[in-house]
Context: one part of a larger RNA
């Protein structure tokens, strides 16, 4: 000069920032991932309607919704740590043998069947956690059949292998009055291309230690099988015996990389908090399912620890999410507010959800502003300390007059962060269509957590605001007294044993200033 600091003293505001660096030590509570009724059967409870009614009620899914259920995307993204890891990593720069859900592009198609099964209802078990049987029920769940532009297998003949519908609107025609039919939009299946994002391979870099010199049998290489999305000793059987290594293999300690930070003139050193990529982990160790994507933080299985319920027969847990609480530590916040915005997730939309996120609360923890007034005022007042007793400081410094009024306090006013969505219009696609639907464009009206916001004005009042450290040399700034090698200082030299500018007080002085010291650490 620096710091994610800490102590001590002191402390007035506001704006940005930032906040377990220790035990990857245990966790009480609340939240941290839903969401669709425009995929389905339905309708528990709530709000309307209707029917009966003994006026207590009941009964009708008929409407607005909708608990629990199938079913669909999502939950592998966001958000936490850094334990492990010295190369299955992280940076640079290349590679060929790969996958991709939503999304974009342009193709073809979307026909005709079946059977169950949750819930409901009824019966059981069982303290509960949950279970079990019956009987019945849809569908974008489930399975055939048909077809097959591409797409695959091939012995080139052939074979094999999809799909689902639900919304809106409607002029003829038909109707069994459901609706068929046209048509718009979402949607489905197949396969092509692109965009994203991932998985593989390679070179070269990336701490110490030789008081670690030899490691290595799936080990190095090939055949032949299998295995993956995909190359491969990835795996397995035979065969060969070979592969790293003084340019440090191997083993041991340490460590997540990185853009960056920080210091310096710069080479270089430290270093990797916050923010930005990458990786790894998620009580502890294994394993896999399911899906485009995980061997999965708030999924599942199994062993282990450790808490917790329990009728002892069995069961539940996993804050390195956000707050919080106990430990541990020199030490690090609120068990706060909203979805207004930014973004993500479900959704045709409205809308829900979201400890992401944006805000506010703590703490001077950093940086950056700003304030604790301004002019005037000498009987140089009184006090204080000194004093060669003359006076000297303190000192315009108080009183004492005139002014201002930042910042606090009150009061008034008062942005920007909000314009889409939504509705009205015009036009233009699509259509049979002036519905209904998507795009443009114009008007219109809604929506702020912060928030008693920022900022503006205005009233009163000098009124609400200075402290630390240090004064022997280094190094700016000295006297007096107390004390006597004592009490004490102290970075280094040193200082103190009776005249101390080094202890301790004190007046005076210096430095920096809402901070000042001081320890810690790096350069």
């Nucleotide at each position: 000069a620096u710091u994610g600091a800490a102590c001590g003293c002191u402390g007035g505001c506001g704006g940005c920032a930032u906040g377990c660096u220790u035990u990857a030590c245990a966790c009480a509570u609340g939240c941290a991932a839903g969401u669709c009724g425009a995929a389905c059967g339905g309708c528990a409870g709530c709000g309307g309607g209707g029917a009966c009614u003994u006026c207590g009620g009941u009964c009708c899914g008929c409407c607005g919704g909708c608990g629990a259920g199938u079913g669909g995307c999502g939950a592998a993204c966001g958000g936490g740590u850094g334990a492990g890891u010295a190369a299955u990593a992280c940076a640079u720069c290349g590679g060929a043998a790969c996958g991709u859900a939503c999304c974009c592009u342009a193709g073809u198609g979307u026909g005709g069947g079946g059977g169950a099964u949750a819930g409901c209802u009824u019966g059981g078990c069982g303290a509960a956690a949950g279970c079990c049987a019956a009987a019945u029920u849809a569908a974008u769940a489930c399975c055939g059949c048909a077809u097959a532009c591409g797409c695959u297998c091939u012995g080139a003949g052939g074979g094999g292998g999809a799909a689902a519908g639900c919304a809106g609107g409607g002029g003829a025609u038909c109707u069994u009055c459901g609706g068929a039919c046209c048509u718009u939009g979402c949607g489905c299946a197949c396969a092509a291309g692109g965009a994203u994002c991932g998985g593989c391979c390679g070179a070269u870099g990336u701490c110490a230690g030789a008081u670690u010199a030899g490691g290595u049998a799936g080990u190095u290489g090939g055949u032949g099988g299998g295995g993956u999305a995909a190359g491969a000793g990835c795996c397995u059987a035979c065969c060969a015996a070979g592969c790293c290594u003084g340019c440090g293999a191997u083993c041991u300690g340490u460590a997540g990389c990185u853009g960056g930070u920080u210091u310096g003139a710069g080479a270089g050193g430290a270093u990797g908090a916050u923010c930005a990529g990458c990786c790894a982990c998620a009580c502890u160790g294994g394993g896999a399912c399911u899906g485009a994507g995980a061997c999965a933080c708030g999924g599942c299985c199994c062993a282990g620890a450790c808490u917790c319920c329990u009728a002892c027969g069995g069961g539940a847990g996993g804050c390195a999410g956000c707050a919080g609480u106990g430990g541990g530590g020199a030490a690090u916040u609120u068990u706060g507010g909203a979805c207004a915005a930014u973004g993500g997730g479900g959704g045709c939309a409205a809308c829900c959800c979201u400890g992401a996120u944006c805000c506010a609360g703590c703490g001077a923890u950093g940086c950056c502003g700003c304030g604790u007034g301004c002019a005037g005022g000498a009987a140089g007042a009184a006090g204080g300390c000194c004093u060669u007793c003359g006076g000297g400081u303190u000192g315009u410094a108080a009183a004492c007059u005139g002014c201002u009024u930042u910042u606090g306090u009150c009061a008034g006013g008062g942005a920007a962060g909000a314009a889409a969505u939504c509705u009205c219009u015009a036009g233009u696609g699509a259509u049979a269509a002036u519905a209904c639907c998507a795009c443009u464009g114009g008007g219109g009206g809604a929506u702020g957590a912060c928030g008693g916001u920022a900022c503006c004005u205005g009233a009163a009042g000098a009124a609400u605001a200075a402290g630390c450290a240090c004064c022997g040399g280094c190094u700016a700034a000295c006297u007096a007294c107390g004390u006597g090698c004592c009490a004490g200082c102290a970075g280094c030299c040193g200082c103190g044993g009776u005249a101390a500018u080094a202890c301790g007080u004190a007046g005076g002085g210096u430095g920096c200033a809402a901070g000042c010291g001081u320890u810690a650490a790096u350069c």

Predicted 3D model of a 523-nucleotide part of an RNA (small-subunit ribosomal RNA, 5' domain) from an uncultured bacterium.
The prediction has a mean pLDDT of 85.